Notes:
This is a predicted structure of a 163-nucleotide RNA (glmS glucosamine-6-phosphate activated ribozyme aptamer) from Desulfosporosinus sp. The source organism's lineage runs through Bacteria, Bacillati, Clostridia, Eubacteriales and Desulfosporosinus. Model confidence (mean pLDDT): 78 of 100. It matches the Rfam family "glmS glucosamine-6-phosphate activated ribozyme aptamer". Rfam describes the family as follows. This entry contains a glucosamine-6-phosphate activated ribozyme that is found in the mRNA for GlmS. GlmS is an enzyme that uses fructose-6-phosphate and glutamine to generate glucosamine-6-phosphate. The ribozyme catalyses self cleavage of the glmS mRNA that is thought to regulate GlmS activity. The model forms 89% of the base pairs in the Rfam consensus.

RNA sequence: AAUAGAGUUUGAGCGCCAGGACCUUAAAGGGUUUGCCUAUUAAGGUUGACGAGGAAGAGGGUUAUCGAAAGAUUCGGCGGAUCCCUCUCGGUGGCUUGUCACCGUAAAACUUGCUUAAAACCGAGGAGUAAUUUUCGGGACAAAGAGUAAGUCGACAAGGCAA
Numbered sequence: 001a002a003u004a005g006a007g008u009u010u011g012a013g014c015g016c017c018a019g020g021a022c023c024u025u026a027a028a029g030g031g032u033u034u035g036c037c038u039a040u041u042a043a044g045g046u047u048g049a050c051g052a053g054g055a056a057g058a059g060g061g062u063u064a065u066c067g068a069a070a071g072a073u074u075c076g077g078c079g080g081a082u083c084c085c086u087c088u089c090g091g092u093g094g095c096u097u098g099u100c101a102c103c104g105u106a107a108a109a110c111u112u113g114c115u116u117a118a119a120a121c122c123g124a125g126g127a128g129u130a131a132u133u134u135u136c137g138g139g140a141c142a143a144a145g146a147g148u149a150a151g152u153c154g155a156c157a158a159g160g161c162a163a
Stems, first nucleotide, its partner, number of pairs: 014079004019075001020047008029038003050067003056088006089104005094161001095159005109152008121138007
């Protein structure tokens, strides 16, 4: 270095679970139409947010953007986080410096149009005693933001450079 095998990582709407809910087993109790039902305890387990969007650096802060589904838990909690603030750096406002405004390397703002989802749902299958989970296929439906097209529109002071 090549080949083969095994393991780990490749995560940030992300991870986790002491509560709740649900399942299984066991114990002992109550009821019963003897099929079973049921409150309790113990052990083990399941569930616990569907995608879109989001990263200059440092410090600080914490219920950190957007919609979808459902209408019973996507409840409740913990941690993290690309969110927010300040500073620094950087970009744009013709050039240089300073200030100001808006932004973050795709680096002003505003208006309009266009582009962009997954789960849910339906069908088929796998795992599990079960709660539940997972794969494939089908056909939909957002908003914010961004990109794109068109339009509108965009500092001050000094320099007096460019046009």